[in-house]
RNA sequence: CCUGCGCACUGCUCCGCCGUUCUUUCCGCCGCAUGGCGGGGAGGGAGGAAAGUCCGGGCAGCAAAGGGCACCGUGCUUCCUAACGGGAAGGGGCGCCGCUGGUGACGGUGGCGUUACGGAAAGUGCCACAGAAAGGGAAACCGCCGAUCGUUGAAGUUGAAGUGAAGGCCCGCCUUCGCCAAGGCUUCGGCGAGGCAAGGAUGAAAAGGUGGGGUAAGAGCCCACCAGUGCCCCGUGUGAGCGGGGCAGCUUGGUAAACCCCACGGGCUGAAAGACCAAAUAAGCUGGAACGCCUGCCGCAAGGCAGGCUAAGCGCGGCCCGCGUGAUCCAGCGGGUAGGUCGAUAGAGGCCGUGCGCGAGCACGGUCCCAGAUAGAUGGCGGAGGUCCGCCGCAAGGUGGAUACAGGAUCCGGCUUAUAGGUGCGCAGGCUUU
RNA sequence: GCCUUUGUAGCUCAGAGGUAGAGCACUUCCUUGGUAAGGAAGAGGUCGCGGGUUCAAUUCCCGCCAAAGGCU
Numbered sequence: 001c002c003u004g005c006g007c008a009c010u011g012c013u014c015c016g017c018c019g020u021u022c023u024u025u026c027c028g029c030c031g032c033a034u035g036g037c038g039g040g041g042a043g044g045g046a047g048g049a050a051a052g053u054c055c056g057g058g059c060a061g062c063a064a065a066g067g068g069c070a071c072c073g074u075g076c077u078u079c080c081u082a083a084c085g086g087g088a089a090g091g092g093g094c095g096c097c098g099c100u101g102g103u104g105a106c107g108g109u110g111g112c113g114u115u116a117c118g119g120a121a122a123g124u125g126c127c128a129c130a131g132a133a134a135g136g137g138a139a140a141c142c143g144c145c146g147a148u149c150g151u152u153g154a155a156g157u158u159g160a161a162g163u164g165a166a167g168g169c170c171c172g173c174c175u176u177c178g179c180c181a182a183g184g185c186u187u188c189g190g191c192g193a194g195g196c197a198a199g200g201a202u203g204a205a206a207a208g209g210u211g212g213g214g215u216a217a218g219a220g221c222c223c224a225c226c227a228g229u230g231c232c233c234c235g236u237g238u239g240a241g242c243g244g245g246g247c248a249g250c251u252u253g254g255u256a257a258a259c260c261c262c263a264c265g266g267g268c269u270g271a272a273a274g275a276c277c278a279a280a281u282a283a284g285c286u287g288g289a290a291c292g293c294c295u296g297c298c299g300c301a302a303g304g305c306a307g308g309c310u311a312a313g314c315g316c317g318g319c320c321c322g323c324g325u326g327a328u329c330c331a332g333c334g335g336g337u338a339g340g341u342c343g344a345u346a347g348a349g350g351c352c353g354u355g356c357g358c359g360a361g362c363a364c365g366g367u368c369c370c371a372g373a374u375a376g377a378u379g380g381c382g383g384a385g386g387u388c389c390g391c392c393g394c395a396a397g398g399u400g401g402a403u404a405c406a407g408g409a410u411c412c413g414g415c416u417u418a419u420a421g422g423u424g425c426g427c428a429g430g431c432u433u434u
Numbered sequence: 435g436c437c438u439u440u441g442u443a444g445c446u447c448a449g450a451g452g453u454a455g456a457g458c459a460c461u462u463c464c465u466u467g468g469u470a471a472g473g474a475a476g477a478g479g480u481c482g483c484g485g486g487u488u489c490a491a492u493u494c495c496c497g498c499c500a501a502a503g504g505c506u
Stems, first nucleotide, its partner, number of pairs: 001430010012385007020045011047405001051416002054414005059270004066321004071266005076090005091117001092115010118261002123259002125255003141200002143196003148193011162179008208226006227251002229248008274342004284333006292309007313325004349368008386403007435505007444458004452489001460476005482498005
């Protein structure tokens, strides 16, 4: 210097003419009048997102909005804040890179990025296919063993009885040497029961790992170390946690953006909320639910009127309570109103400065007033300039085009999404020079 | 102004964590003198888009986009 990414800020300017809305002022006309109409002057008039309507709050009504259940939401810690599912700082986890210790399992340290991060040791569910087995201290396909038990083969050895030969004699027995059935023992096998969870194979995941002892073979079965978990103690931090020591072979799969459990929070509605003025909600008809009590007055009576009560009915989003209202309530037809003022624009307000805080932010002081329409006002035309892009040109310059996303509707704090161009900072890569 | 639902093949819709299907339409072949019907075979998918949870997402969660409907 170029390119890319991230964060923060900014996001066209000026002039003329015609128009629009609000405030204020002057003139004219109308009206008894607050005022209305017309004309002129002065001043104000969209945004960083006004958008999506995803959270939270102010405000208003419903009981000063009450209790429980159900339901919904949130979920590491501390802080900020009116509040939040937002923000700040931190902790833990995970990933990548660099350096480094150990034979190894694995560890130490620095940087960057990321994280919806309570509980899976309360219970239930699910984990396809493959695989022997997918969560019960379960299972055995290949494999290892076959110690123990059963069965079987070979070799060796032994071998009562039997038998062959030789010899002896008391003539049917004895001795010696052989052969040999059943059986016994030893060694080597086969098969089965059985043992194993090391190795292979399957899978996203297979029940801690490394090394040794041990064993028939093996295995935390035992030992040392490594990793994790639980409990106890000490130190440290506001806290999440962190550091150190000891004990227990404890080794317990994943999933709660599955049900669920725990903690915390949430009443509902929504400026067409709501208040006031004016008008209307009339008469009549249809359907449905309910159809009580007390007192007084009028009446001959049927009944009517007034006041009161609560258990019907109705209202308070669902249910139970509770509260209110209350003898009537609900729906439809019919006919009618559909105007104005407030709410409503001075506010968790903007800007500047000082102080406190790592920071989000807070406190104090100064200064400013900065849209208020109601079917909805900010627009149109012309000119000049800025910026960017293309073309022409050695250059000065000329020429053509573009100038984003988008516009209030009760207000405010956030989040998310859209956004041409510009500025600043940081990081990464490349090139050039020293 | 406020709220709800939906988005899957060309069209109409299923699927609700485990290899994405059905009907109609389309293509080729058989059948017919030919067409329709019928029969056989086949092609066709960013499950609206992006991110996350999970071993695994059309399905669960979050954010966008579009369409439809409702209240007043």
Predicted 3D model of RNase P RNA and transfer RNA as a complex of 506 nucleotides. It holds a member of the Rfam family "Bacterial RNase P class A". The prediction has a mean pLDDT of 77.